Bacterial RNase P class A from Maricaulis sp., 390 nucleotides, folded computationally. The organism belongs to Maricaulis, within Bacteria. It matches the Rfam family "Bacterial RNase P class A". The family's RNA type in Rfam is ribozyme. The coordinates come from a structure-prediction model, not an experiment, and the mean pLDDT is 75.
[in-house]
RNA sequence: UCAGGCGGCUGGACGGUCGCGGUCACAAGUCCGGAAACGGCGUGAUCGAGGAAAGUCCGGGCUCCAUGGAAACAAGGUGCCGGGUAGCGCCCGGCGGGGGUGACCCCAGGGAAAGCGCAGCAGAGAGCAGACCGCCCUUCGACGUUUCGGCUGAGGAGGGUAAGGGUGAAAGGGUGCGGUAAGAGCGCACCGCCCCGACCGUAAGGAAGGGGGCACGGCAAGCCCCACCUGGAGCAAGACCGAAUAGGGAUGAGGGCAGCCUUGAGCUGCACGCGUGUUUCCACGUGUCAUCCGGGUAGGUCGCACCAGCUGUGUCGCAAGGCGCAGCGCAGAUGAAUGAUCGUCGCCCCGAGAGGGGAACAGAACCCGGCUUACAGGUCGCCUGACUAU
Numbered sequence: 001u002c003a004g005g006c007g008g009c010u011g012g013a014c015g016g017u018c019g020c021g022g023u024c025a026c027a028a029g030u031c032c033g034g035a036a037a038c039g040g041c042g043u044g045a046u047c048g049a050g051g052a053a054a055g056u057c058c059g060g061g062c063u064c065c066a067u068g069g070a071a072a073c074a075a076g077g078u079g080c081c082g083g084g085u086a087g088c089g090c091c092c093g094g095c096g097g098g099g100g101u102g103a104c105c106c107c108a109g110g111g112a113a114a115g116c117g118c119a120g121c122a123g124a125g126a127g128c129a130g131a132c133c134g135c136c137c138u139u140c141g142a143c144g145u146u147u148c149g150g151c152u153g154a155g156g157a158g159g160g161u162a163a164g165g166g167u168g169a170a171a172g173g174g175u176g177c178g179g180u181a182a183g184a185g186c187g188c189a190c191c192g193c194c195c196c197g198a199c200c201g202u203a204a205g206g207a208a209g210g211g212g213g214c215a216c217g218g219c220a221a222g223c224c225c226c227a228c229c230u231g232g233a234g235c236a237a238g239a240c241c242g243a244a245u246a247g248g249g250a251u252g253a254g255g256g257c258a259g260c261c262u263u264g265a266g267c268u269g270c271a272c273g274c275g276u277g278u279u280u281c282c283a284c285g286u287g288u289c290a291u292c293c294g295g296g297u298a299g300g301u302c303g304c305a306c307c308a309g310c311u312g313u314g315u316c317g318c319a320a321g322g323c324g325c326a327g328c329g330c331a332g333a334u335g336a337a338u339g340a341u342c343g344u345c346g347c348c349c350c351g352a353g354a355g356g357g358g359a360a361c362a363g364a365a366c367c368c369g370g371c372u373u374a375c376a377g378g379u380c381g382c383c384u385g386a387c388u389a390u
Stems, first nucleotide, its partner, number of pairs: 001386010012345007020048007029041001031040003050361001054372002057370005062234004075230005080094005095109001096107004110225002115223002117219002132165002134161007144151002173191006192214001193212004199206002238302004248293006256270005272287006309328008347358004
């Protein structure tokens, strides 16, 4: 210098004007809205989106419901070992396997000698393996040749062979030498594999050495087996306050007129009262009044912003993280705030210049810890390979 690997940080800055939401302080009323509960109105200070606020995939807090304990079964989930943590399917450190020259990356990574099941197409043969071509042996033997003994040997029949070709994701160890009619772990050497295994390691696991010609194929992300985990629903959870012409109960008082009979505040009609439709009219609904009690709809308030908190630092630990100390207070709507505009500067693009244009992914909704996914541009650190120079 070029090409890469891994891990962080950042996600425009400053100021003016107008506006929106929260908190705190001070202050106001014979105040405003509302039946009430409750909400609002002034001034000042201060705070006001994210690294993912997203997907809602895991784990928890919190709330209600269910629940005597334990076990079993079902369903769902997790699945190498050790550690971290409130906990996890997360994180860290290892082990094993695979990939890369390397930094490094990837893996649902228990069990296939408990059982069931599956393997399309191709291929001769696919789970008790298998002769299509080829190779070899035996035999019959066309044609040719002959010194008539034979030789050659297309082709047929029978058999041997898993070396070679071919099919396939996969063909029952690989390479070499020997061996053989041709071949074959048939024999041998090396590699691989299986069994045992001193020793090392907390463990997963590793492994000196010894034995065995080699069997026991693959798929468990098909069922299954084994081990472990899990009660359900979710802030529209839930708690409190709390209208009427809804509606339950208690006590007391009570009937404007007419009719009816079942004689009881029973029924019907009219009158009257009340409520809603802004009001008169009208329409619809309703029916005695007073006091009290309980539930509770609309509505209101809380839940709801202090915490597995943030920043700095010491210490222990390889690390994830643990334990201390100091400082800080950091959005909280529900008709859903976090905005608009102007100026200066920075970044990128176009342009000779003046100047013009552009700026990612995306926006809280009960809260927290993770994971996953999206993301223009900028920036830092460590490491690897190649080349060059000293």